RNA sequence: GGUCCCUUAGCUCAGUUGGUUAGAGCAACUGACUCAUAAUCAGUGGGUCGCAGGUUCAAAUCCUGCAGGGACCA
Numbered sequence: 001g002g003u004c005c006c007u008u009a010g011c012u013c014a015g016u017u018g019g020u021u022a023g024a025g026c027a028a029c030u031g032a033c034u035c036a037u038a039a040u041c042a043g044u045g046g047g048u049c050g051c052a053g054g055u056u057c058a059a060a061u062c063c064u065g066c067a068g069g070g071a072c073c074a
Stems, first nucleotide, its partner, number of pairs: 001073007010026004019057001028044005050066005
């Protein structure tokens, strides 16, 4: 230098034939239970879906560029 893949909550990920409000587990916080802690149960908060632009009535999802990470080739 070339080709391909990945980027979604604090962490690990799902959601990709475009369409109702963006979700799960773990973690955090609150409550119940307990003499107390843990465990268990119930609930709460947390997201510019990497960034910028484009297409569309509508984009996490399609297209382009850029950034970061990875694999292979040279």